[in-house]
The RNA shown here (SAM riboswitch aptamer (S box leader)) has 93 nucleotides and comes from Hymenobacter sp. BT770. It was read from a public genome assembly, where an Rfam model found it. The model forms 97% of the base pairs in the Rfam consensus. Its Rfam family is "SAM riboswitch aptamer (S box leader)". Rfam's curators write: The SAM riboswitch is found upstream of a number of genes which code for proteins involved in methionine or cysteine biosynthesis in Gram-positive bacteria. Its family is annotated with regulation of gene expression in the Gene Ontology. The prediction has a mean pLDDT of 83.
RNA sequence: UUUUUAUACAGAGGCGCUGAGAGACAGGCUCAAUGAAGCGCCGGCAACCAUCCGCAACCGCGGGCAAGGUGCCAAUUCCUGACCAUAUAAAAA
Numbered sequence: 001u002u003u004u005u006a007u008a009c010a011g012a013g014g015c016g017c018u019g020a021g022a023g024a025c026a027g028g029c030u031c032a033a034u035g036a037a038g039c040g041c042c043g044g045c046a047a048c049c050a051u052c053c054g055c056a057a058c059c060g061c062g063g064g065c066a067a068g069g070u071g072c073c074a075a076u077u078c079c080u081g082a083c084c085a086u087a088u089a090a091a092a093a
Stems, first nucleotide, its partner, number of pairs: 001093008013042005021031003025081004043073003048069002051064005077085001
């Protein structure tokens, strides 16, 4: 990068450095010098993988847990559109 499967109306932010953009894309709307994005530190949310228990019988379902691998912490994926368009996880090539 591509493919497959699953999820996307719940939840969770402070500080420091820095300094003008950000919300994928188009349109809208919104956020932003009362500090955007980025980076660092600390904290938190969630439960995809992991892990534990039970059921079950074919890799599934239910429940617990949160040390570890990811993810996430304005607005329903902000709204509408395209609906495999985007994002994330897991697996495969």